[in-house]
Context: one part of a larger RNA
RNA sequence: CUGGGCGUAAAGGGUGCGUAGGCGGCACUGUGUGUCGGAUGUGAAAGCCCACUGCUUAACAGUGGAAGUGCAUUCGAAACUGCAGAGCUAGAGUAUAGGAGGGGAGAGCGGAAUUCUUGGUGUAGCGGUGAAAUGCGUUGAUAUCAAGAGGAACACCGGUGGCGUAAGCGGCUCUCUGGAAUAAUACUGACGCUGAGGCACGAAAGCUAGGGGAGCAAACAGGAUUAGAUACCCUGGUAGUCCUAGCCGUAAACGGUGUGCACUUGGUGUGGAGGGUGUUGACCCUUUCCGUGCCGGAGCUAACGCGUUAAGUGCACCGCCUGGGGAGUACGGCCGCAAGGCUAAAACUC
Numbered sequence: 001c002u003g004g005g006c007g008u009a010a011a012g013g014g015u016g017c018g019u020a021g022g023c024g025g026c027a028c029u030g031u032g033u034g035u036c037g038g039a040u041g042u043g044a045a046a047g048c049c050c051a052c053u054g055c056u057u058a059a060c061a062g063u064g065g066a067a068g069u070g071c072a073u074u075c076g077a078a079a080c081u082g083c084a085g086a087g088c089u090a091g092a093g094u095a096u097a098g099g100a101g102g103g104g105a106g107a108g109c110g111g112a113a114u115u116c117u118u119g120g121u122g123u124a125g126c127g128g129u130g131a132a133a134u135g136c137g138u139u140g141a142u143a144u145c146a147a148g149a150g151g152a153a154c155a156c157c158g159g160u161g162g163c164g165u166a167a168g169c170g171g172c173u174c175u176c177u178g179g180a181a182u183a184a185u186a187c188u189g190a191c192g193c194u195g196a197g198g199c200a201c202g203a204a205a206g207c208u209a210g211g212g213g214a215g216c217a218a219a220c221a222g223g224a225u226u227a228g229a230u231a232c233c234c235u236g237g238u239a240g241u242c243c244u245a246g247c248c249g250u251a252a253a254c255g256g257u258g259u260g261c262a263c264u265u266g267g268u269g270u271g272g273a274g275g276g277u278g279u280u281g282a283c284c285c286u287u288u289c290c291g292u293g294c295c296g297g298a299g300c301u302a303a304c305g306c307g308u309u310a311a312g313u314g315c316a317c318c319g320c321c322u323g324g325g326g327a328g329u330a331c332g333g334c335c336g337c338a339a340g341g342c343u344a345a346a347a348c349u350c
Base pairs, nucleotide, nucleotide: 004321005320006319007304008303012318014201015200016199017198021194022193023192025088026087028085029084030083031082034080035077036076037075038074039073040072041071042070049065050064051063052062053061054060091191092188093187094186095185096183097182103177104176105175106174107173108172109171110154115149116148117147118146119145120144121143125136126135162169163168206247207246208245209244210243211242215241216240220236221235222234223233258317259316260315261314262313263312266295267294268293269292270291271290272289273288274287275286276285278283299306300305323350324349325348332343333342334341335340
C1' cells in the first nucleotide's frame, strides 16, 4: 500500500460555521466529456506462449502465428454519469400564528446565612477531636438581642425535568437578543449533505493590568498522629476563587459512541406543541409531530451489552488507528508575556 477497523482491546477531531474538494431529488430536450461498440494506423527486433521444422536428442536455432490488456484517428450508440437549456415540488428554505424554556448580554432589586464593627444583657469558659493540643477569652470571649458594613452564593420549588452546537446555564424584575418545535396555508424552486485548510466559540487552573476580598482555601506556619508524617485530622492563612479589559486553548472537553439522510417488531414513563371526545372547572381518555428516560424483539457484538435516540440495515463526506516501552518525548517549525500548546520522530529495548 492493500485489507481490516475506531462504546470498553490501538483508534471519533472539544464544539460550531464554512472555502476548496467529494457526493447529490423528480422529470423533458439537446450534447457526446466519462462510458460502450466497429474500422484503420501504431504498439521495433529479440524474449514469453502456440504450431511446424533443423542439428542423432536436448539446450539452442529457423519459419509462421498469437499476445502486447495500450495509444491515436475516424464512424456509430445514448441507458447511466457529466455539461447546456427549459421545468417540477417530495429535499432545503422563507412568510404568518399562538405557545414552551436555568439559551445569551446588560441594568436594577431581594431575603436567608457566614464574617466583621458598634451598642445592650451576661460570666468563665469557648472552640476543636477518635482522644487532644495549637487557637480564642476577665483588655469580658462563646451564647443572646439590636443596629450597621461588605462580599460571595441563590435553600425549598428541583425532577430519571427544561434550554443550549459544545463548553455550559438556576433568587426576582426590566431592556436588548439567538435558536428549536408545532399547526395550517402561501411562496422560492435543489438553493442540498459533508467539509482538507481557515475562522469563531471553548470548564477549571494559569498569566497581564486595574479593582474587590465575606466565606472557602493551593503554598506556608503551628498543633496532633506516627518509627518517620514534607500527608490524612485540627487551629490559622496568602495567592486564587469575584468584577472589568486582554491572553491561554487544554480536560475522564465522556454517551469514552463524528455529521447528515433513509429503512427496520414492541411495551412503559416524562417535557413541549397540535387535534378530537367528555366535563362548570381542575382534569381524564385517544391520537399525530418534536425532545428526553427505562425495559426489551429481530439483528449485531469477542463478550459485556446496543437495540427506531442502534453499537441493526444501507448511502454520502470528514477525522483517526496499525504490538508494548522509549513518547505525545527530542529536534525543527508555528503560536504564546510566561506556563506551555499544536505538529511530531528515531536509536535502543521487550